[in-house]
């Protein structure tokens, strides 16, 4: 610094996720060692035990030990000073003077510093203490005795109060021989501390908008340390809020601390400040200070205790306990240090502090060794079987001792002459012996450093986000190695940053989320020109403050760092003084350019009232007239002989105003249109009189505001929600079609919303142009109208420049620039729920969360697709013809059946297909019998040469037995072949997987398309070339063009056919000469043929058209003419097409069997469906009989003449032929000549006995032929469907491979005969170009909505119930302050008589805590029930949207319907 994720790719917009840091953290594995910090974030939950606050005998009176006494010392229960308000703790409460910055007056302040002045005379007590006495106890009580720095009274006073006269307040003494010290009392000043008030700043909610009665303010009085409604009486009606009061909710606040480039954001452990609390509440004493953590009183709740009367207690102090929780430490040592209390000191005291233990909690240091060592060790791993790699690691050799271990010494920290160390015999030295004591975690698919096997098989897991796991996982699980970090290493959690995803710095708002429907203004922000004032705000300089500690920056100290220490600083805030005056604001004075006011012209569907107007509708009435008429895609429903419709004339109603009409016009906007009248509102032009900044924008607020819709009252011709009926349909609560109410019109009055749109707030500026239209205005344009010109104000098209993700916009900005406003911040839930305000109602307005997903969206791109266009092609279809589908039989498939019926193929593009041939074999399948190094290969090792015969048993395979035989080579050991035998590697598998693969094919398609490369456009995907405009079978070829050229394919080059010419002359050929039964023979090379080579056709010429070009038409010649037919020839890709069963091959699986041999069977079954096909229904034909005529092919395990036999199939018997020489061989259809005459027939020939022939080991399942006999169904085939365009279709036979034979009616390939139609593209399929919409990309066999059922989450309601909190009414009032009061009492002064002040106890009275009773308000939890929302596996019912989505779609309404959704009105075009 960015990275991953929306797609098929892409650029935007947008979120969600990572990579950084950071913690008082915890957690999992794992752990040497030091230093330095840091450690209940939860229950402000409860708490055993002991400690944390004492000290002073030099204020005092006693007591008691010590000593025999007397002094003396030493102890303290009491009284009395002082401290105990510090110090430690916690964060519960608080949103205010609470912090925090910066001021200020009306205040106090012990101990402490400076200074001034005193300290005179009295007097009464009352603890202890003794005696009695109460109580369980805690604590008491009555009586009597007593000292003081305890109390008290007078005097005095440089203080206080008053205008004044006056009046009021003080004192304590103790040690010491002593000097002198410590203390007291009053007053000034001062540090330092403390109360007060005020400005600034200090979270979130408006679904909280109003709030206060001591409430705001005066006066009197009280009060207090001091202001003040602080209290109180009386007066007045104020304060407070949209710059947010009030009320909810949350929070201790700050120096800082983390992040961050800042600017921010988050925080408020430890350190420090300052606040609040101390079981929960109230209250007051005492003090200088408290309304008091370790004082006290009272409620209340807890908890112990007790004799039941009553009493004690609060660890948010420092250990600890329980409890809570994912968590957070010893019931440790000492007061050496440091600092507090007290005291005159010595001392005493301190869970403060200072140390130590526990925790890898965190920072930082340091260690686990260095050096050298290749046989590249053993061993794991991985392997393509050589090896690599863990690895110089190990081991081995040699060094060294940080650190642990164990001896010895040994500190600063101590000031202040000595003494005093808790840490601590620590830290630090210095011996001693040994690599010794010491490496672990988490990843390895991408982001993201680091790849392999192995197991698993959408399972098991994994996961931060995309994902990933279905049998080859670099992602899961283990190893191997590898990479990061390292005494730590992941994960968890929260936080910042990356996020410019809240944007001051620094974002947006046509279409991505986002301009209010529009205007009209108020508060508010913002403002034109020139000159002054004045200095708020802006700048400068000086100058206080922001405490210290942090941070930084420079130095010094632990060896170094962390850490600690000293100095020093920048930035910012904010106060204070002075100064500048440009900008802004104030003043004050002026301008005219903004605005605006008045004239003078003008244009309009601007608005409201009233008046009239035709024409069309429907309705009535009347006349003609006489069967329909209406209505659809076809119909029906209606309607008509009671007379529709049609057509005359009249009548009545309501509602909208045809043409003009326009890209025009006006209004804020919704909106406005017949034609006249009246009222009335704004615009725009002129001229420049007047006012002078009066401006613009506008939260709140108010007006306006289609369409539906409500409410009353009228009206209702036509349309027409809804209803009814017909239709249509699998339904059809749609569409279509007939009717038809609300409504739609007027009048009063509501609602307040539209896709209310230019999806574009307003204002003002500035910036290229070109056309056109409207309104005016000048005009050297004219008589006039025009054209043209020129200003301005509107209203459109094009278009430069920017601009924009693009699309697009583009002086009518979305382009630069100001100013105000109003929005947004991922999709979904949701424009929902609550509450709230408004509505008569429907409902609008404001407006969330729980939950869920990794996304949702825009634009443009490439395709695919459209019941989207356009053009163009094909036997596509139209025209023709023959056929299937019907019938019998072949085959072949599904299905069924079977021990097996072996597999595969399955729309086109399986299905007479693999298979160019299952009677065994084939053969893969079933039964049954058998073999286990095996049928078969390769290595070993022993042995026999091998072939051969022959016997037994057996279905065979096999098992046993026996004769025969002895080769070749030679080194005489062996060795090659070949056969047995045997162990061990190993062979084998038609075993799975064509969704791991090769390679080979089908198919679209012989369709005309499919890319590159350079340049150009585009931010990119891509586009362009390849599109346009002819043309072609063609991306064929011209020609235009930001394109230029090239490849792969089309063509073309191959091969057969058509024609000719040359060569050539058997075995083929025979014109001429001979010649024979026969080209048979002599000869011949002329023909035919046959087989090499060459010509030939190129749109080459002519004419007509074409744009002058390619080319098109049509002629000539020619064997042939526009590719001359015809074949092979198959671009880039598609379809996880096919095949593991042709072969190859991963990877799995079996190994006495999934492998091997054998016999037998099975692949031939057979209620039945489909596929291809042969025959065939017959007279254009069957049967006889008789005569011609091919081509192309096969043959030695073979074709086989020829002769003879059999009615044939065939048999014997073998000439020729290894073929242009011999044979298969007969070519049939056709001719010719008979019979038959339209019939189930002389037609068909299935099916049946039967008798034979041939192959073969063998012919029953299961062969093929031939003879008699038998003699089905079938008379041209519904619905569909198919082949084919010329030597073709149709029909005729011939041949061939396989093959012992054949189920062959099947491929395969010849030749005979020999046709009918189309000069065309509307239409069905199919392609192929361009073009258009797309929410589709697995590309329409796509997407995608909606109810129903079921699961499961979360919320909403909900009779109600049950709590917290809040304030408030009333009702009682604990402790207690103050005031009353004279009922009790009562040392100190006065008075001495009585009593008086003055205390004290009671009692009354305000105000009060808690508590009690009512209502209220907020909030939380729960609930029978019910509402939608979400998410879930392949669930049911339609098909609503995307394509013209098949009725275009959507927005507002408004009625309907199981469900998307229908339909009515009015808008939009997205």
């Nucleotide at each position: 610094a960015g990275a991953g994720u929306u797609u098929g790719a892409u650029c935007c917009u947008g979120g969600c996720u990572c990579a950084g840091g950071a913690u008082g953290a915890a957690u999992g594995c794992u752990g040497g060692c030091g230093g330095c910090a840091u450690g209940c974030u939860u229950a402000a939950c409860a708490c055993a035990u002991g400690c944390a606050u004492g000290u002073c005998a030099g204020a005092u009176g006693g007591g008691a030990a010590a000593u025999g006494g007397u002094g003396u010392u030493u102890c303290u229960a009491g009284u009395g000073g002082c401290a105990a308000a510090c110090g430690g703790g916690u964060g519960a409460a608080u949103a205010a003077c609470a912090c925090a910055u910066a001021a200020g007056a009306a205040c106090u302040u012990g101990c402490c510093c400076u200074u001034g002045g005193g300290a005179g005379g009295g007097g009464a007590a009352a603890a202890a203490c003794a005696a009695c006495u109460a109580g369980a106890a805690a604590u008491g009580g009555u009586u009597g005795c007593u000292a003081a720095u305890a109390c008290u009274c007078c005097a005095u006073a440089g203080g206080c109060u008053g205008a004044g006269g006056a009046g009021c307040a003080a004192a304590a003494g103790g040690a010491g021989g002593a000097a002198u010290c410590c203390g007291c009392c009053u007053g000034a000043g001062g540090a330092g501390g403390g109360g007060c008030u005020c400005a600034u700043g200090u979270c979130u909610g408006a679904u909280u908008a109003g709030c206060u009665a001591g409430u705001u303010g005066g006066u009197g009085a009280g009060g207090c340390a001091a202001u003040a409604g602080c209290u109180u009486a009386c007066c007045a009606a104020g304060g407070c809020a949209a710059u947010g009061a009030u009320c909810a909710g949350u929070a201790g606040c700050u120096g800082g601390u983390c992040u961050g480039a800042g600017a921010g954001g988050a925080u408020g452990a430890u350190c420090a400040g300052c606040c609040a609390c101390a079981c929960u509440g109230g209250g007051a004493c005492u003090g200088a200070g408290a309304c008091a953590c370790g004082a006290c009183c009272u409620a209340g709740a807890c908890u112990g205790u007790u004799a039941u009367g009553g009493g004690a207690g609060a660890u948010a102090g420092a250990a600890g306990u329980g409890g809570g929780g994912a968590a957070u430490a010893u019931u440790c040592c000492a007061c050496a240090a440091u600092g507090g209390g007290u005291g005159a000191a010595a001392g005493c005291u301190u869970g403060a502090c200072a140390g130590a233990g526990c925790a890898a909690u965190g920072c930082c240091a340091u260690a686990u060794g260095g050096a050298g060592g290749u046989a590249g060790a053993a061993g794991g791993c991985c392997c393509a079987c050589a090896g690599g790699u863990c690895a110089u690691g190990a081991a081995u050799u040699u060094c060294u001792u940080u650190u642990a271990u164990u001896g010895g010494a040994a500190a600063a920290g101590a000031a202040g002459u000595a003494a005093u160390g808790a840490c601590a015999g620590u830290a630090u030295u210095u011996g001693a012996g040994g690599a010794a004591u010491a490496a672990g975690c988490a990843u390895c698919a991408g982001c993201u450093a680091a790849c392999u096997c192995u197991g698993u098989g959408c399972c098991a897991g994994c996961a931060g986000c995309c994902a990933u796991g279905g049998u080859a996982a670099g992602a899961c699980u283990g190893a191997g190695g590898a990479u990061g970090c390292a005494a730590g290493u992941g994960u968890u959690a929260u936080u910042u940053g990356a996020a410019a995803u809240g944007a001051u710095u620094a974002g947006g708002c046509g279409u991505a989320a986002a301009a209010c429907a529009u205007c009209u203004g108020u508060a508010g922000g913002u403002g034109g020109c020139u000159u002054u004032u004045c200095a708020a705000g802006u700048c400068c300089a000086c100058u206080g403050u922001c405490a210290a500690a942090u941070c930084c920056c420079a130095a010094g100290g632990c060896u170094c760092a962390a850490c600690c220490c000293u100095a020093g600083a920048c930035a910012g805030g904010u106060g204070g003084u002075g100064g500048a005056a440009a900008c802004u604001a104030c003043c004050a004075a002026a301008c005219u350019g903004g605005a605006g006011u008045a004239u003078g012209g003008u244009a309009g569907g601007g608005g409201c009232a009233g008046a009239g107007g035709g024409a069309a509708u429907u309705u009535c009435c009347u006349g003609u007239g006489g069967a329909g008429c209406a209505g659809u895609g076809a119909a029906a429903u209606g309607u008509g002989u009671a007379g529709a419709g049609a057509u005359u004339g009249g009548a009545a109603a309501g509602a909208a105003c045809a043409c003009c009409a326009a890209c025009a016009g006006u209004g804020a906007a919704a909106g406005c249109a017949c034609u006249c009248u009246g009222c009335u509102g704004c615009g725009c032009c002129g001229a420049c009189a007047c006012u002078g900044a009066c401006a613009c924008u506008g939260a709140g607020a108010g007006a306006u505001g289609a369409a539906a819709g409500c409410u009353a009252g009228g009206g209702g011709a036509g349309c027409a929600a809804a209803u009814g009926g017909g239709a249509u349909u699998a339904g059809a609560u749609a569409c279509c079609c007939c009717a038809g109410u609300a409504g739609u019109c007027c009048u009063a009055g509501c609602c307040a919303u539209a896709a209310a749109u230019g999806a574009u707030g307003g204002a003002u500026g500035c910036u290229a142009g070109g056309c056109a239209c409207u309104g005016u205005u000048c005009g050297u344009a004219u008589c006039g109208a025009c054209c043209g010109g020129u200003g301005u104000a509107g209203u459109g098209c094009u278009g430069u420049a920017g601009c924009u993700a693009a699309c697009a916009u583009g002086u009518u900005a979305a382009g630069u620039a100001u100013c105000c406003c109003a929005c947004c911040u991922g999709g979904g839930g949701a424009g929902u729920a609550c509450g709230u305000u408004c509505a008569c109602a429907a409902g609008a307005a404001u407006a969330a969360a729980a939950c869920u997903c990794a996304a949702a969206g825009g634009a443009a791109u490439u395709g695919a697709c459209g019941g989207g266009g356009g053009c163009c092609u094909a036997c596509a279809c139209a025209a023709g013809u023959g056929g299937u589908g019907g019938a019998g039989c072949a085959u072949g498939u599904g299905g069924u059946u079977u021990a097996a019926u072996u597999u595969g193929a399955u729309c086109u593009a399986a299905a007479g297909c693999a298979a160019a041939g299952a009677a065994c074999c084939u053969u893969a399948u079933c039964a049954g019998g058998g073999c286990u190094u095996g049928a078969c290969g390769u290595g070993c090792c022993a042995u026999g040469a091998a072939u051969c015969c022959u016997c037994u048993u057996g279905a065979a395979a096999g098992a046993g037995a026996g004769g025969g035989g002895u080769g070749c080579c030679c080194u005489c050991a062996a060795g090659a072949a070949c056969g047995u035998g045997g162990a061990c590697a190993c062979a084998g598998g038609u075993g799975g997987u064509g969704u791991a693969u090769g390679g080979c094919u089908a198919u679209c398609g012989u369709c005309a398309g499919c890319u590159c490369a350079u340049g150009c456009c585009a931010u990119a995907u891509g586009g362009u070339g390849u599109u346009g405009g002819g043309u072609u079978a063609a991306g064929u070829c011209c020609u235009g063009c930001a394109a230029u050229g090239a490849g792969c394919g089309c063509a073309a080059c191959c091969c057969u056919u058509g024609u000719g010419u040359u060569u050539a002359g058997u075995u083929g050929c025979c014109a001429c000469c001979a010649u024979u039964g026969a080209g048979u023979u002599u000869g011949g090379a002329a023909c035919c043929c046959u087989a090499a080579a060459c010509a030939g056709a190129c749109u080459g010429c002519c004419a007509g058209u074409g744009a002058u070009a390619a080319g098109c038409c049509g002629g000539a010649g020619g064997a042939a003419g526009g590719u001359g037919a015809g074949g092979a020839u198959g671009g880039c890709g598609u379809c996880a097409a096919g095949u593991c069963a042709u072969c190859a091959u991963g990877c799995c699986c079996c190994u006495u069997a999934u492998g091997c041999c054998c016999u037998g069977g099975g692949c031939g079954a057979c209620a039945c469906a489909c596929a291809u096909g042969c025959u065939a229904c017959a007279a254009u034909g069957g049967g006889u009989g008789g005569g011609a005529c091919a081509a192309a092919g096969g043959g030695u395990u073979g074709c086989g003449a020829u002769c003879u036999u059999g009615c044939g199939a065939g048999g014997g018997u073998g000439a020729g032929c290894u073929a242009a020489c011999u044979c298969c061989a007969a070519a049939a259809a056709u001719c010719c000549a008979u019979c038959c005459u339209c019939a189930g027939u002389u037609c068909a020939g299935a099916u049946u006995g039967u008798a034979g022939a041939c192959u073969g080991c063998a012919a029953c399942u299961c062969g093929c032929c031939u003879g008699c006999a038998u003699g089905a169904a079938g008379c041209c085939g519904a619905a569909a469907u198919u082949g084919c365009u010329a030597g073709u279709a149709a029909u005729c036979a011939c041949u061939g491979g396989u093959c012992a034979g054949c189920c062959a009616u099947a491929c395969g390939g010849c030749c005979g005969u020999g046709a009918a139609u189309u000069u065309g593209u509307u239409c069905c399929c199919a392609g192929g170009c361009c073009u258009u919409g797309u929410a589709c990309a697995c590309a329409c066999c796509a997407c995608c909505c909606g109810u129903c059922a079921c699961a499961c989450u979360a919320u909403g309601u909900g009779a109600g119930c049950u709590g917290u909190c809040c304030a408030u009414g009333c009702c009682u009032g604990a402790a207690g302050u103050c005031a009353u009061u004279a009922c009790c009492u009562u040392a100190a002064c006065c008075a001495a008589a009585a009593g008086g002040a003055g205390g004290g106890g009671g009692a009354u009275g305000c105000c009060a805590a808690a508590g009690g009773c009512g209502g209220g308000g907020c909030u939380a939890g729960u609930a029978a029930u019910u509402g939608g929302a979400g998410u879930g596996a392949a669930g049911u019912c339609a098909u609503a949207a995307c394509a013209a989505g098949g009725u275009a779609g959507c927005c507002a309404u408004a009625c309907u319907a199981g469900a998307a959704g229908g339909u009515g009105c009015g808008g939009c075009u997205g």
Description:
The RNA shown here (small-subunit ribosomal RNA) has 1470 nucleotides and comes from Trichopus zeylanicus subsp. travancoricus. The sequence is in RNAcentral, with records from SILVA. Taxonomically the source falls in Trichopus zeylanicus (Eukaryota, Streptophytina, Embryophyta, Mesangiospermae). The coordinates come from a structure-prediction model, not an experiment, and the mean pLDDT is 85. It matches the Rfam family "Bacterial small subunit ribosomal RNA". Gene Ontology terms of the family: ribosome and structural constituent of ribosome.